[in-house]
RNA sequence: CCAGUCGGCCGGACGGCCGCGGCGCGCAAGCGUCGAGGAAAGUCCGGGCUCCACGCGGAUAUGGCGGCGGGUAACGCCCGCCGAGAGUGAUCUUAGGGAUAGCGCCACAGAGAAUAGACCGCCGAUGGCUCGGCAACGAGCACAGGCAAGGCUGAAACGGUGGGGUAAGAGCCCACCGCCGCGACCGUAAGGAAGCGGGCACGGCAAGCCCCGCCGGGAGCAAGACCGAAUAGGAGUGCGCGUUGUUUGCGUCUUUGGGCGCAAGCAGCAGGUCCGUCCGCGGAUUGUGCUCGGGUUGGUCGCGAGAGGCGCGUAGCAAUGCGCGUCCCAGAGGAACGGUCGUCACCGGGCAACCGGUACAGAACCCGGCUUACAGGCCGACUGGCGUU
RNA sequence: GCCCCGUUCGUCUAGUGGCCGAGGACACCGCCCUCUCAAGGCGGAGAUCGCGGGUUCGAAUCCCGCACGGGGCACCA
Numbered sequence: 001c002c003a004g005u006c007g008g009c010c011g012g013a014c015g016g017c018c019g020c021g022g023c024g025c026g027c028a029a030g031c032g033u034c035g036a037g038g039a040a041a042g043u044c045c046g047g048g049c050u051c052c053a054c055g056c057g058g059a060u061a062u063g064g065c066g067g068c069g070g071g072u073a074a075c076g077c078c079c080g081c082c083g084a085g086a087g088u089g090a091u092c093u094u095a096g097g098g099a100u101a102g103c104g105c106c107a108c109a110g111a112g113a114a115u116a117g118a119c120c121g122c123c124g125a126u127g128g129c130u131c132g133g134c135a136a137c138g139a140g141c142a143c144a145g146g147c148a149a150g151g152c153u154g155a156a157a158c159g160g161u162g163g164g165g166u167a168a169g170a171g172c173c174c175a176c177c178g179c180c181g182c183g184a185c186c187g188u189a190a191g192g193a194a195g196c197g198g199g200c201a202c203g204g205c206a207a208g209c210c211c212c213g214c215c216g217g218g219a220g221c222a223a224g225a226c227c228g229a230a231u232a233g234g235a236g237u238g239c240g241c242g243u244u245g246u247u248u249g250c251g252u253c254u255u256u257g258g259g260c261g262c263a264a265g266c267a268g269c270a271g272g273u274c275c276g277u278c279c280g281c282g283g284a285u286u287g288u289g290c291u292c293g294g295g296u297u298g299g300u301c302g303c304g305a306g307a308g309g310c311g312c313g314u315a316g317c318a319a320u321g322c323g324c325g326u327c328c329c330a331g332a333g334g335a336a337c338g339g340u341c342g343u344c345a346c347c348g349g350g351c352a353a354c355c356g357g358u359a360c361a362g363a364a365c366c367c368g369g370c371u372u373a374c375a376g377g378c379c380g381a382c383u384g385g386c387g388u389u
Numbered sequence: 390g391c392c393c394c395g396u397u398c399g400u401c402u403a404g405u406g407g408c409c410g411a412g413g414a415c416a417c418c419g420c421c422c423u424c425u426c427a428a429g430g431c432g433g434a435g436a437u438c439g440c441g442g443g444u445u446c447g448a449a450u451c452c453c454g455c456a457c458g459g460g461g462c463a464c465c466a
Stems, first nucleotide, its partner, number of pairs: 001385010012344007020035006037360001041371002044369005049220004055281005062216005067081005082096001083094004097211002102209002104205003119151002121147003126144002128141005159177006178200001179198004185192002224301004234292006242269012271286005294465003308327008345358005390462007399415004407446001417433005439455005
């Protein structure tokens, strides 16, 4: 110098004038002070907060997570590490438990797709047949049969290369590589691993069902609380409204003992509904669920001192923790940060004077993350190549 | 603000890992029939399965992210 990989940051600045929203002071005029983001976004996770359900045990269902260690209020987030894969490298990617718990799937092609298989091919040792030979035997056929090296199909074909061996072959035997089992030693662990043993058995898919381990009650600030106003406690519909005893009242019958019927109260049992489902025990309730219709579109709180910002120190590789100091920093009705002028910065156009532009985007209960959008620019660390000294 | 659902030819839809370079109906185009039109018959064209990644040998289908569209939610009696 060129090419590249990571990490962090800024994202117009300062001043004048005018204007907007909150708060404070003031009788008022007015004055003072504060006023969007790194994503305020998507609403994808985790919490705080609020209400509902809150009863425990067991089983089951359902949703999510998934290497190891650490961080955190918590997480599916972050940090460090391990394994696997990609890259010459810096570095990057990784939903990464279990496929000997079981089930399922592997289309087409192909001989054969998970209990392997034989289309082409190789062989003719053994048996058979034919020919020659006195015989031993030789030659031929490829019928029985042997084989799985080579070809072929496929995403995937049940170890690879070389040698020996054989009729031809084959882990059949051997060497190396791979694989499997054990494993000194190292590491908190995931895991790594010298070495020893075994001819090799064990295909892939769990972002298919599933198994194992762990976590999870539901809804959401339009939650919810208080005050006020108004209207028709209106209509439809689902399920349930059962039964026994007793008391009282009324009616009726009567042989005055009482019987029968109705209604109400109490108690018991059963049933219904709710507590996610089921079971067991238990609790609440005796009506309740849904739909339509009617009224109001008011006020206050919830609502911002917080898992808060900044600086320094300290522990740690880091995420982050701890200590000290300092600061107060938006908040509404859904609606409030804008306009203009001057100087400067950057970008584009123009010879110049000058002109135009300055990304993505606007809090709504609040935090921690993730994801997505983002003109342009700055800083730091590192890698590869070339050149010069 | 919060909570749900959906996206496949022009329109409505089927498809839940391979037989799907995606089937059907209406609409469109051509031919036949008819004096002509309609109806009917035969044939044809028409889909980056909203977009981008991933899992798998293989994705409209399974998983993740994004985009677009639609619906619902106040209080009182």
Two RNAs folded together computationally: RNase P RNA and transfer RNA, 466 nucleotides in total. It holds a member of the Rfam family "Bacterial RNase P class A". It is annotated as a ribozyme.